Transfer RNA from an uncultured bacterium, 73 nucleotides, folded computationally. Its mean pLDDT, the model's own confidence on a scale to 100, is 80. It was read from a public genome assembly.

């Protein structure tokens, strides 16, 4: 330098014909307990790596850039 894969909540991640962003763990509050843990209920937390384009509408399609992995040179 070139090819391919990946980037979504604090962590691990799901998300298909383009149409409401979800789960588990963790965190906060409440209930239960003498207290803790466990359990139950409720809640907070996301510029979907960044920018641009297509579209009525983009995590999703196209282009560029950044970061990580891998292969070739």
């Nucleotide at each position: 330098g070139g090819g391919c894969c990946c980037g979504u909540a604090g962590c691990u991640u799901a998300g298909u014909u383009g149409g409401u962003a979800g789960a588990g763990c963790g965190c906060u509050g409440c209930a239960u307990u003498u207290g803790c843990a466990a359990u139950g209920c409720a809640g907070a937390g996301g510029u979907c790596a960044g920018g641009g384009g297509u579209u009525c509408g983009a995590c999703u399609c196209c282009c560029c850039u950044c970061g990580g992995g891998u292969c070739c040179a």